[in-house]
Notes:
This is a predicted structure of a 100-nucleotide RNA (c-di-GMP-I-GGC riboswitch aptamer) from Candidatus Brocadia pituitae. Its mean pLDDT, the model's own confidence on a scale to 100, is 75. NCBI's taxonomy places the organism under Bacteria, Planctomycetota, Candidatus Brocadiia, Candidatus Brocadiales, Candidatus Brocadia.

RNA sequence: UACGAUAAAGGCAAACCUUGAGCAAUCAGGGUGCGCAAAGUAAUGGGUCUUUAUAAGCGGUUUAAACCGCUUAUAAAAAAAGAUAGCCUUACUGCCGAAG
Numbered sequence: 001u002a003c004g005a006u007a008a009a010g011g012c013a014a015a016c017c018u019u020g021a022g023c024a025a026u027c028a029g030g031g032u033g034c035g036c037a038a039a040g041u042a043a044u045g046g047g048u049c050u051u052u053a054u055a056a057g058c059g060g061u062u063u064a065a066a067c068c069g070c071u072u073a074u075a076a077a078a079a080a081a082g083a084u085a086g087c088c089u090u091a092c093u094g095c096c097g098a099a100g
Base pairs, nucleotide, nucleotide: 003097004096011036012035016031017030018029019028020027021026034086040092041091042090045088046087047084048083049082050081051080053074054073055072056071057070058069059068060067
């Protein structure tokens, strides 16, 4: 040190369950413990994933309107916006120290 051990000390927390937020992808808290030496931070590039509109009908609710749920049709159609750092890359930072 660009390396990573059947080492020591400590750390993080997948699926699933649960509470909440969001249209959704997904996120946050709790339980749990699949795994992780950057599973620490940040969406730079790529990958993957998601998407809010309008109208009609039915149902709920209501004095009515509004609202909510479901279905159908139309518009848009990969642009844009968003999610993912536990998909890869990139940038920055960090604990420990055997062998080589």